[in-house]
Molecule: c-di-AMP riboswitch aptamer (ydaO/yuaA leader)
Organism: Actinomycetota bacterium
RNA sequence: GCCACAAACCUGCCUAAUCCCGUGCAGAGGCUGCCCGGGAGCGGGGGACCCAGAGGGCCUGACGGCCCAGGGGCGAAUCGGGACAUCAGUGCCGUAGCGCGACUCUUUCAGCGCGAGCCCGCCAGCUAACCCCGCAGGCGUUCGGAAGAGAGGUC
Numbered sequence: 001g002c003c004a005c006a007a008a009c010c011u012g013c014c015u016a017a018u019c020c021c022g023u024g025c026a027g028a029g030g031c032u033g034c035c036c037g038g039g040a041g042c043g044g045g046g047g048a049c050c051c052a053g054a055g056g057g058c059c060u061g062a063c064g065g066c067c068c069a070g071g072g073g074c075g076a077a078u079c080g081g082g083a084c085a086u087c088a089g090u091g092c093c094g095u096a097g098c099g100c101g102a103c104u105c106u107u108u109c110a111g112c113g114c115g116a117g118c119c120c121g122c123c124a125g126c127u128a129a130c131c132c133c134g135c136a137g138g139c140g141u142u143c144g145g146a147a148g149a150g151a152g153g154u155c
Stems, first nucleotide, its partner, number of pairs: 001154003012139003018040005024034004041135006051125001055068005070123001071120004079094003083090002097114004103150007110142001
């Protein structure tokens, strides 16, 4: 200086969701999966000092008064507005936020999708020591555009 076009994928992607060892079981053929136990790593919660903090709405010029309200955690999954309702809920629109794999990362533009669910049980700010829990599931792609940085190949 040039290249990364095409094809392709049981490679991989989201996620903390991974890896290793031992016992056993099953299929199978020397691997794979699963139960149990252990370890590493990763993720999350609880938990002092110090520090921080003192619910919301309405009324009043102010003092103050009245009314309402449990709180917290995982997670992107919050918040708001209509509709229907048998008042349990159902469903719609938007939205904070999250995701979109082909060398990797960052920024930006456009597009698409998600915007759930569950748990604790009146208790939780932060938090050293310390304690506890989890490592489920799901997926078939924007082979998108632009810019930058790096890695790689080749000369």